[in-house]
Context: one part of a larger RNA
RNA sequence: CUUGGGUGAAGGAACUAGGCAACAUAGCACCGUAACUUCGGGAGAAGGUGCACCCAGAAUCGUGGCUACAUGCGUAGCUGAGCGAUUUUGGGUCGCAGUGACCAGGCCGCUGCGACUGUUUACCAAAAACACAGCACUCUGCAAACACGAAAGUGGACGUAUAGGGUGUGACGCCUGCCCGGUGCUGGAAGGUCAAUUGAUGGGGUCAGCCGCAAGGCGAAGCUCCUGAUCGAAGCCCCAGUAAACGGCGGCCGUAACUAUAACGGUCCUAAGGUAGCGAAAUUCCUUGUCGGGUAAGUUCCGACCUGCACGAAUGGCGUAACGACAGCGGCGCUGUCUCCACCCAAGACUCA
Numbered sequence: 001c002u003u004g005g006g007u008g009a010a011g012g013a014a015c016u017a018g019g020c021a022a023c024a025u026a027g028c029a030c031c032g033u034a035a036c037u038u039c040g041g042g043a044g045a046a047g048g049u050g051c052a053c054c055c056a057g058a059a060u061c062g063u064g065g066c067u068a069c070a071u072g073c074g075u076a077g078c079u080g081a082g083c084g085a086u087u088u089u090g091g092g093u094c095g096c097a098g099u100g101a102c103c104a105g106g107c108c109g110c111u112g113c114g115a116c117u118g119u120u121u122a123c124c125a126a127a128a129a130c131a132c133a134g135c136a137c138u139c140u141g142c143a144a145a146c147a148c149g150a151a152a153g154u155g156g157a158c159g160u161a162u163a164g165g166g167u168g169u170g171a172c173g174c175c176u177g178c179c180c181g182g183u184g185c186u187g188g189a190a191g192g193u194c195a196a197u198u199g200a201u202g203g204g205g206u207c208a209g210c211c212g213c214a215a216g217g218c219g220a221a222g223c224u225c226c227u228g229a230u231c232g233a234a235g236c237c238c239c240a241g242u243a244a245a246c247g248g249c250g251g252c253c254g255u256a257a258c259u260a261u262a263a264c265g266g267u268c269c270u271a272a273g274g275u276a277g278c279g280a281a282a283u284u285c286c287u288u289g290u291c292g293g294g295u296a297a298g299u300u301c302c303g304a305c306c307u308g309c310a311c312g313a314a315u316g317g318c319g320u321a322a323c324g325a326c327a328g329c330g331g332c333g334c335u336g337u338c339u340c341c342a343c344c345c346a347a348g349a350c351u352c353a
Base pairs, nucleotide, nucleotide: 001348002347003346004345005344006343007342008341010339011338014337019334027051028050029049030048031047036041038171052093053092054091055090056089057088058087059086060085061084062083063082064079065078066077067076068075069074094098106332107331108330109329110328111327112326113324114323118130119129134169135168136167137166138165139164140163146155147154148153172319173318174317175316177249178248179247182246183245184242185241186240187239188238191237192236193235202226203225204224205223206222209218210217211216250268251267252266253265254264277311278308289305290304291303292302293301
């Protein structure tokens, strides 16, 4: 020096990113116990007092003996320095200390997030992430939807819409505004478009034949190449509905009898221009915003304000008792975390043998 353990004057978080670590608290009985609350809780809230041994007394409980009656159980009376246990009163004894060792909650306040118990990155993350009960939308009429499987078949389910699948949200309370123009989904079927199919019509090639002295021309049927009239569903276009479907939710200018501000007006654009609630927030760039609180001093914290760069309503909004090895801030107690280190006990390392 390293590891494990112990003690410490005075101070007591001044340490540090942070009370990390350690200290402290601790059992049983009694007294007492706030805000808030979903009336269950919060709560072991907090905060106090007692606790050993000896003697004596009291109360209660358990356990006997005898007598009478009855005899299946039993009932009534009498009796005790009896034995055992618990609680309690008074007196006394000892120590620094009586839950004497071991064992054995630190507590309180404010805020964020998540309701909660649970689950998770086996081996760097336990959380505010996942799940959750509850809520909502949507699909599914049973050989169900959906899933696995070339199929047979199986799960769903030996279930049947109070059932099953999918999606979102996430207890509870108060609520959940406006927009259907785009995308999606559902419904509609008049019109437009439109596939395979059908193959009308027209044209070309070929050649029996005909015309021609010849060159050549015309050319039926058949075969063949092309053309593509007509028939033709869904879809798309189209018309509606639908946002707890995906999503979206403006700008400029002016105006009140101080000033400032703008209930009000004008104008442009939009499918509609953000409602309630919240707001420098797990969201605020400017920003350590401004004001108040707490500190001697506070970029954090708490309460407000609103100028929301860039909150906002089931990609849920705002609250919320209880809960949390969650995150931030403050306080009491307590301490070697520190001022500032010292010593001791052990095991290593190290030196020598």
The part of an RNA shown here (large-subunit ribosomal RNA, domain IV) has 353 nucleotides and comes from Rudaea sp. The organism belongs to Rudaea, within Bacteria. The prediction has a mean pLDDT of 87.